[in-house]
């Protein structure tokens, strides 16, 4: 030097001017209001992200539901720890890829039970035999019967362990050695699992099919929800006022009830106030761990809007910055991203 892995960081600055949300402060001879107060002006602090994002996981909150106990229907799945809690994160373990650094992995059970496994192939699972091979009879010498075998061939994603020897009439775990699964001891490891060794010779696959096993899991969600609450219509309940009146009930009259006027009391509604941002928070140091994370000191304060602020110009900075923008809050994965910076580390070459 060239290539390549694997991680951390930043995400335009700096000035001037105008204009907006939020908080404090200050003024009024100004506007509403009885008042408290609110508008409306001034000055000063402060105002998006690493993803705010799409809402996919997992919790606080808040409101329904609920004695327990089960089925049923979702959800996780190698082991160990981490965590409030996950599907997340760390350390491991098996597998696959890569020369290497490293990378990927929904990885529980196929001897509990059902059920699938195209085409092709003689068969796709209690094994069978199409070509072959071999023995025996038979013969028109092409071959035909019966047995035996399953090492060759075919066919397939995938064929009932592989390889070599030996043995047989050919064979064949029928024996034997290695080798790959199985199951038993025995070490090692918390464990997944590893190594050894001994057996008997051997049990396709497919659970992101059903299904078995362990383990979790109520619902909807801040437009949750809580309080205050006008006018106006209705609703309950009490009184008033009857000289006259309307309507009902009644054959008529008295009597009742309604219409009218006040007064009180609850629900609702428009508005408003809460939830509303200090919180499983951020830095740093120290201590425990391989770390994930934890504890303990220190110290920071860093948007809360309700038609929803966070803009516009200008001028320099070589220049325009990429994705994209808060709506209850946390933790995390995904996903998007121009450009810049720093680290650890493999491979090839070259020098010394």
């Nucleotide at each position: 030097u060239g290539a390549g892995c694997c991680g951390g960081c930043u995400g335009g600055g700096u000035g001037a001017u105008c204009g907006c949300g939020g908080g404090u402060g200050c003024a009024g001879u100004g506007c509403c209001g009885a008042a408290a107060g609110g508008c409306c002006g001034c000055a000063c602090c402060u105002g998006a992200g690493g993803a705010a994002a799409g809402u996919c996981c997992g919790a606080g909150c808040u409101c329904c539901a609920c004695a327990g106990g089960g089925c049923a229907g979702g959800g996780u799945g190698c082991u160990g720890g981490g965590u409030a809690a996950c599907a997340c994160c760390c350390a491991g373990u098996g597998g696959g890829g890569g020369c290497g650094a490293c990378c990927c992995u929904a990885a529980g059970g196929a001897a509990a039970g059902u059920g699938c496994c195209a085409c092709a192939g003689a068969a796709a699972a209690c094994a069978a035999a199409c070509c072959g091979c071999c023995u025996g009879c038979c013969c028109u010498c092409g071959g035909g019967c019966a047995g035996g075998u399953a090492a060759g061939g075919c066919u397939g994603a995938a064929a009932c362990g592989g390889u070599g020897a030996g043995g047989u009439a050919a064979g064949a775990g029928c024996u034997c050695a290695c080798c790959a699964g199985c199951g038993g001891c025995c070490a090692g490891g918390c464990g997944a699992c590893u190594g050894g060794u001994c057996g008997g010779c051997u049990u396709g696959g497919c659970a992101a099919a059903c299904c078995c096993c362990a383990c979790c899991c109520g619902g909807a969600g801040c437009a949750a929800g809580a309080c205050c609450g006008a006018g106006c219509a209705g609703g309950a309940g009490g009184g008033a006022g009857g000289a006259u009146g309307a309507g009902g009930u009644g054959g008529c009259c008295c009597g009742c009830c309604u219409c009218u006027c006040c007064c009180u009391c609850g629900g609702g509604u428009a508005g408003g106030u809460c939830g509303c941002u200090g919180g499983a928070g951020g830095u740093g140091c120290c201590a425990g761990g391989c770390a994930a994370c934890u504890g303990g000191c220190a110290u920071c304060c860093u948007a809360g809007a309700u038609a929803g602020a966070u803009g516009a110009u200008c001028a320099c900075c070589u220049u325009c910055a990429a994705c994209a923008g808060a709506a209850c809050u946390c933790g995390g994965a995904u996903u998007a991203c121009a450009g810049g910076c720093c680290g650890a580390c493999u491979c090839a070459c070259c020098g010394a």
Molecule: Bacterial RNase P class A
Organism: Bacillota bacterium